[in-house]
Context: one part of a larger RNA
């Protein structure tokens, strides 16, 4: 000199853009943060509409009707493995980089082949219990895209090459040309979505290897997994087990101890390098502590399960409940770090045919000079060089064109009014086209209208009034820009280094003046 996720002292007008527990991976009250699908299913607790009935206060109450809009609880599907947080552990194929072969991959895309015919249960509901509660037992009954066989099998798997094994589920819309009943429906047709098997792709994931990736030798020896067989995994492999032999690593630092998430990057520097890893992005690890598996395409699973432990809470003492390193917020720790805010309008995600629902992801707003950037706090004129202050050799000098006065301007703040863009869609009502079809449905494409904003009193524009509402901080001995007076008298004090102060202190304290930065300025800490 540059820099910081900074803090402290004094001071503080506005805006834009960013950032904001670095400490206790300490403990957490409260609310929210993962749901959705009735176009899978049996159904109907609630609300609403409609219809019917009863009562009367004549517009209210009650009852009935899943027929309707819908929908609590339940079965079922998909998603809760993403998104969000933190950095405790980890010196490791964890990360970075460059390669590799023995793998899996829901949803998505493309191809091929199918979607036939049956069965038995079970939740819910109902009945009867147990318990303070959490919860739970028995009986009866019921559905499915839940479950299980049978048939079929181009691909697929196994094979001794003879053969053997293995699947599925329907739903919604429309229609009556075909089939069946019949005069409008369906077990029919058709469209869309879904389902099964398989082959590719894409995406994601698992595994292996070379090289690189801290400190300590006041840590010198450490260690049983290195062939064969079997098991195991999605997959290579001592990954596991049995046998055999005695190997393997290490001064090019094994082992041990301490420290630490890694990287792109960031800061500094001319560079080489040094330091660092906040925000943003990629990877990893963790989810009260330790262990374990289940489900699933994917987890050994932050807001899932089980066991153990510590802690907290409820209890009828028999037993139960919980996990903010999600967003806010509280206590504590600390020099120190924000609101128990708004909205799903946009982007993205989950579910759904869709409308839509959910989304503390996200987008916004609030707080903080924490940082960077921009703007303002007036402009011009004005010598009687006013008054006052300070100083003086008492003449003057200086503050100082500074003020006052005069003439202007109105940025920002304030008031009033106008006012984009972020909005594209989806949906719906029309029109046109295309494909399919028995078909003018449905689906798809194009197009016109309607219409969707948390921010928001938005940005921006215009008008109004008036200099009106807006300057401090540090320093002035040398380094280092900037000097005098008074007080003090080796005292009080200053100080980054040299050093100042013992009666004329430009170095202490105050004042006047000056210098430097400026909504900041200094100090402290840290890095180069």
């Nucleotide at each position: 000199g540059a820099u910081u996720g900074a803090a402290c002292g004094c001071u503080g007008g506005c805006g834009g853009c960013a950032g904001g527990c670095u400490u206790a991976a300490c403990a957490c009250a409260u609310g929210c943060a993962a749901g959705u699908c009735g176009a899978g299913c049996g159904g109907a607790a609630a609300c609403g509409a409609u219809g019917g009935g009863a009562g009367c206060u004549u517009g209210c109450u009650c009852c009935c009707a899943g027929g309707c809009g819908u929908c609590g609880a339940g079965c079922g599907g998909c998603g809760g493995a993403c998104g969000g947080g933190u950095g405790a552990g980890u010196a490791a194929c964890g990360c970075g980089u460059a390669g590799g072969a023995a793998u899996c991959u829901g949803c998505c895309u493309a191809g091929c082949a199918g979607u036939g015919g049956g069965g038995g249960a079970u939740a819910g509901c109902c009945c009867a219990g147990a318990g303070a509660a959490a919860u739970u037992u028995g009986g009866a009954u019921u559905a499915a895209u839940a479950c299980c066989g049978c048939a079929u099998a181009c691909g697929c798997c196994c094979u001794u090459c003879g053969g053997g094994g293995g699947a599925a589920a329907g739903a919604a819309g429309g229609c009556c040309a075909c089939u069946a009943u019949u005069u409008a429906u369906a077990a029919g047709c058709u469209u869309u979505c879904a389902c099964u098997g398989u082959u590719a792709g894409a995406u994601g994931a698992g595994c292996c290897u070379g090289c690189g990736u801290g400190a300590g030798a006041u840590u010198a020896g450490c260690u049983a997994g290195u062939u064969u067989a079997a098991g195991g995994u999605a997959a290579a492999a001592g990954c596991u087990u049995a046998c055999c032999a005695a190997g393997g690593c290490a001064a090019c630092g094994a082992u041990c101890u301490c420290u630490a998430a890694c990287u792109g990057g960031u800061c500094u520097g001319a560079g080489a390098g040094g330091a660092u890893g906040a925000u943003c992005a990629g990877u990893c690890a963790c989810a009260c502590u330790g262990g374990a598996a289940c489900u699933g395409a994917g987890a050994c699973a932050c807001g899932g399960u089980c066991c153990a432990g510590a802690c907290u809470c409820c209890u009828a003492c028999g037993g139960g409940a919980g996990g903010c390193a999600g967003c806010a917020g509280u206590g504590g720790g600390g020099a120190a770090u924000a609101u128990u805010g708004g909205a799903c309008a946009a982007u993205g995600g989950g579910c759904g045919c869709a409308a839509g629902c959910c989304u503390g992801a996200u987008c916004c707003a609030g707080c903080c000079a924490u940082g960077c950037c921009g703007c303002g706090u007036g402009u011009g004129u004005g010598a009687a060089g006013a008054a006052g202050g300070c100083u003086c050799u008492a003449g003057g000098g200086u503050u100082g064109u500074a003020a006052a006065g005069c003439a202007c301007u109105u940025u920002a703040a304030g008031u009033u009014g106008g006012g984009a863009g972020g909005a594209a869609a989806g949906g719906u009502u029309g029109a046109a086209g295309u494909u399919u079809u028995a078909a003018u449905a449905c689906g798809c494409u194009u197009u016109a209208g309607c219409g969707u904003g948390a921010c928001g009193u938005u940005a921006c524009c215009a008008a109004c009034a008036g200099a009106a509402u807006a300057a401090g901080c540090a320093c002035c001995g040398g380094c280092u820009a900037a000097c005098u007076c008074c007080g003090u008298g080796c005292c009080a004090g200053c100080a980054g280094c040299c050093g100042c102060g013992g009666u004329a202190a430009u170095a202490c304290g105050g004042a006047g003046g000056g210098u430097g930065c400026a909504a900041g300025c200094g100090u402290u800490a840290a890095u180069c």